[in-house]
TPP riboswitch aptamer (THI element) from Rhodoferax lacus, 94 nucleotides, folded computationally.
Lineage of the source: Bacteria > Pseudomonadota > Betaproteobacteria > Burkholderiales > Rhodoferax.

RNA sequence: CCUGCCUGCUAGAGGUGCCGCCUGGGGCGGCUGAGAAAUACUCUUUGAACCUGAUCUGGGUCGUGCCAGCGUAGGGAAGCUCGCUUCACUGCAC
Numbered sequence: 001c002c003u004g005c006c007u008g009c010u011a012g013a014g015g016u017g018c019c020g021c022c023u024g025g026g027g028c029g030g031c032u033g034a035g036a037a038a039u040a041c042u043c044u045u046u047g048a049a050c051c052u053g054a055u056c057u058g059g060g061u062c063g064u065g066c067c068a069g070c071g072u073a074g075g076g077a078a079g080c081u082c083g084c085u086u087c088a089c090u091g092c093a094c
Base pairs, nucleotide, nucleotide: 001091004084005083008080009079010078011044012043013042014041016038017031018030019029020028021027022026050075051074052073056069057068058067059066
């Protein structure tokens, strides 16, 4: 001074709202979304997956985290590894 990209394995984290009709639980259809209980999807510190603030603010919608703000806020779940590349998974120069 200290490669970049990618794959797999194991483990872990997370959300599931709104509207209409029927309605006993619930079912069917529609909206947004990766996902609106699938066995799927998303995310795992290089962390806006997700939670809090929030019964928040502005806009829009039949309606809703629907859109934007808030957000350089406060929290939030990781280790190993194939391959390519590189001087470099522990190496390079002095």